[in-house]
Context: one part of a larger RNA
RNA sequence: CCCGCGGCUAGACGGAAAGACCCCAUGAACCUUUACUGUAGCUUUGCAUUGGACUUUGACGGGACUUGUGUAGGAUAGGUGGGAGGCGAUGAGACUGGGACGCUAGUUCCAGAGGAGCCGUCCUUGAAAUACCACCCUGGUGUCGUUGAGGUUCUAACCUAGGUCUGUGAAUCCAGAUCGGGGACCGUGCAUGGUAGGCAGUUUGACUGGGGCGGUCUCCUCCCAAAAGGUAACGGAGGAGUACGAAGGUCUUCUAGGUACGGUCGGACAUCGUACUGAUAGUGCAAUGGCAAAAGAAGGCUUGACUGCGAGACCGACAAGUCGAGCAGGUGCGAAAGCAGGUCAUAGUGAUCCGGUGGUUCUGUAUGGAAGGGCCAUCGCUCAACGGAUAAAAGGUACUCUGGGGAUAACAGGCUGAUUCCGCCCAAGAGUUCACAUCGACGGCGGAGUUUGGCACCUCGAUGUCGGCUCAUCACAUCCUGGGGCUGUAGCCGGUCCCAAGGGUAUGGCUGUUCGCCAUUUAAAGUGGUACGUGAGCUGGGUUUAAAACGUCGUGAGACAGUUUGGUCCCUAUCUGCCGUGGG
Repeated sequence: CCCGCGGCUAGACGGAAAGACCCCAUGAACCUUUACUGUAGCUUUGCAUUGGACUUUGACGGGACUUGUGUAGGAUAGGUGGGAGGCGAUGAGACUGGGACGCUAGUUCCAGAGGAGCCGUCCUUGAAAUACCACCCUGGUGUCGUUGAGGUUCUAACCUAGGUCUGUGAAUCCAGAUCGGGGACCGUGCAUGGUAGGCAGUUUGACUGGGGCGGUCUCCUCCCAAAAGGUAACGGAGGAGUACGAAGGUCUUCUAGGUACGGUCGGACAUCGUACUGAUAGUGCAAUGGCAAAAGAAGGCUUGACUGCGAGACCGACAAGUCGAGCAGGUGCGAAAGCAGGUCAUAGUGAUCCGGUGGUUCUGUAUGGAAGGGCCAUCGCUCAACGGAUAAAAGGUACUCUGGGGAUAACAGGCUGAUUCCGCCCAAGAGUUCACAUCGACGGCGGAGUUUGGCACCUCGAUGUCGGCUCAUCACAUCCUGGGGCUGUAGCCGGUCCCAAGGGUAUGGCUGUUCGCCAUUUAAAGUGGUACGUGAGCUGGGUUUAAAACGUCGUGAGACAGUUUGGUCCCUAUCUGCCGUGGG
């Protein structure tokens, strides 16, 4: 050096399973509910199946009988019209008894007895006789008809898991017959309102230095923005979701603000005067850019905050957005030239569909109309997730599933080194005196890569995660043992610094613990790295599935770096490596 054999598992990000954690999908499934929309079921009402009788009560209508008091006035005058007569032996007035109404004044009806009169026109009144007739009004009584509601009752619809008989009948079934029981209810059909996670179908946004929580989502102004334009971030600052018929148009006129001084109350600041200064003022509101021939401030007259258009441009993926001379019509102001199609400009907003309103020489399903539609004008969206998926929508999943992602988190590694640890510089100060024996503020400069982080670079077709056991190996910023310097080192003990990694560096109690506390030893009980060394070496107490409970939260399904009990740890070693051994 080559080839074996027996062993061990450190590595082959070993094998197994298209990661179950995490995120994503306009994925799925179950579950919940005061998500949305439906629906079974239950229920309300109407009509039908559905008939008879009696009774109570309401509405409407016909005919009858009644009712009606402001004051004045004979007195209880409903209204209007006609009207000079009307009623009476077919029984008038007055009287007796009884009923009804009533504002206690009276009105009216019935019966008895009786036997010839009674009332009107006349006075008061807005209106004149219930003397008489007709038509009505208000309230009432009784009757008839139609209809509604309630009650009682009947039997013939309908029901009868009551009895008996029959079906050569054996039959807790069925059919028929019959006797009972209930009964126009129940039940059923159609329509209708309510209720309805019992059930069903679905929805439950995106951005995001992982996701969630928070914040944001459209428009305007500035910076970032790198001297054209444009330009991102969960970069830095602020605003808008309007206002105004004058705060618009035009003509004419004007100039703020500040400082100093003076001046009654009067003051830092009110109104007045002088001087200086010069846009610092003002602009309906944010900021920027403008603005004195003012775009700023007043007054006069007004409605151009017009209709039909529009050459040509800016901007721009598109859709949108912006500017615009000029022409026609008619108008305002101005002596005129002219100016005026809103406002100093840039925010003050919403596509399409659907529907409403007004207009219209448009259309009009054989024709004439109409309905409907078109066109013009206009209205209805915090469709604010603001280019708006629907008219209409929230949650749970640890019982979970699928497709994907190292495009994206948790472990480990990597980069970084804020934080952490270590060292150094300066030296105020402490140290009785004395910065530097020792300690060292305020600051400054490095190193390490052990903490907590930041980033998201390999790995999600899998890199097993805390602690313990076993076995280690390395560094040295050395715990002990060794050598030294300084000392605020007398000695014994010490303090601090330098050299040094050869060897060594605890047992128990509690806790899953690492850590820590305690007890007792020791020369000492070091600090770290090794995928927080080591699960194809062990364990499985913790964390981190499914079961269950408590507290808390939630309407609930359920949830909780809250607690608690329980809970499957697979691999026969091919290669590298290591140990032992044999042959060539």

A computed fold for a 584-nucleotide part of an RNA from Zoogloea sp. LCSB751, annotated as large-subunit ribosomal RNA, domain V. Model confidence (mean pLDDT): 84 of 100. Rfam family: Bacterial large subunit ribosomal RNA. Gene Ontology terms of the family: ribosome and structural constituent of ribosome.